[in-house]
Order: sequence, then C1' cells, then structure tokens
RNA sequence: CAAUAGAGGAGCAAUGGACAAGAGUAUAUCUGUGGAGAAAAGUCAUUUCCAUGAAGCAGAUAGAAAGGGAAAAUUGCCGAAACCGGAGAAUAUGACAAAUUCUUCGAGUUGGUACAUAACAGAACAUGCUAUGUACUCUCACUGAUAUCACAGUGGAGGAGCUAUUGAU
Repeated sequence: CAAUAGAGGAGCAAUGGACAAGAGUAUAUCUGUGGAGAAAAGUCAUUUCCAUGAAGCAGAUAGAAAGGGAAAAUUGCCGAAACCGGAGAAUAUGACAAAUUCUUCGAGUUGGUACAUAACAGAACAUGCUAUGUACUCUCACUGAUAUCACAGUGGAGGAGCUAUUGAU
C1' cells in the first nucleotide's frame, strides 16, 4: 500500500402497519342570519359557481381522509446512515414563485446513544432535523498501575478510523 474478515449498542436503515391521534375537525344536506363575492397552496391570467342569494356566522342531522407517529414480525448492514451544498426531473388549468418527492455528484460535516435548551416543520405536549451544553459509551494515543489485570487518568484525537489475517514493497 492492497485484499479479506470483524467489533461498538436502547447501533443504523428498509419493509410492515396492530394501534393512538388527526376529530366530532374538514365536508355534505336542511333551517335561520348575512348581502357580493367565492373556488383550484402564494400572485397574475384563464375557467367555473353566484341576487333563483357568494363568503362569513349560528343551529340540527350525518361525518371522513392525507401527511406525520408507530407495536409485532422480517430483511439488509457497521459511513451503517443522516445532514449540508451543486446538478437534473416530477408535482393541482397556464405562467412565475414557494414547498415537497425522486435520481445523481461532493476527500463538505457527524464515532454512537440519551437528556436539556433554542429555532424550524407539524393539529400536537407525538416526532423529526440542525446548533449548543451535559452525561454515558466505543476506538486509539500518551501516562500510571497490575502479573493476572483488561483497570485508572488525560485527550475532540475520532470512521479516509480501529482490530485480526494474508500479500507486495
């Protein structure tokens, strides 16, 4: 230097969807009120509905779903994976914008987990991402201890790392 095989732990991700919540919400019909707007994410345009009564408000009767979360079980793995940035494609009538999803590139960031705080997303006190802090843990380095121990301390030093075997130089 290369190849092969491994380790960390509430380890990572995927499939799955019992279940909770969304919600007695949106919406539909009827009645009353109201009196000119309303609808397809934001704007403009187009189209459609509307004084044979729009939006809104109140009552009665009915009454969802999506996104997000998620148990069992199964599968793939240990930069597992996630985020960030660039490029491309798709998405409600058209355009612009925004947002979301998918693909791809990056020697950009992060060893792993938990908790707290802040902001964002979200119906949410669920959950997620990011940042900061604290704690635990893993690897290695240095120092010390020990002869049987796998311990103690310090370290952001962390994965392009670490351990083992093999090969070449």
Predicted 3D model of a 169-nucleotide RNA (Lysine riboswitch aptamer) from uncultured Bulleidia sp. The RNAcentral record of the sequence draws on MGnify. Its mean pLDDT, the model's own confidence on a scale to 100, is 78. The source organism's lineage runs through Bacteria, Bacillota, Erysipelotrichia, Erysipelotrichaceae and Bulleidia.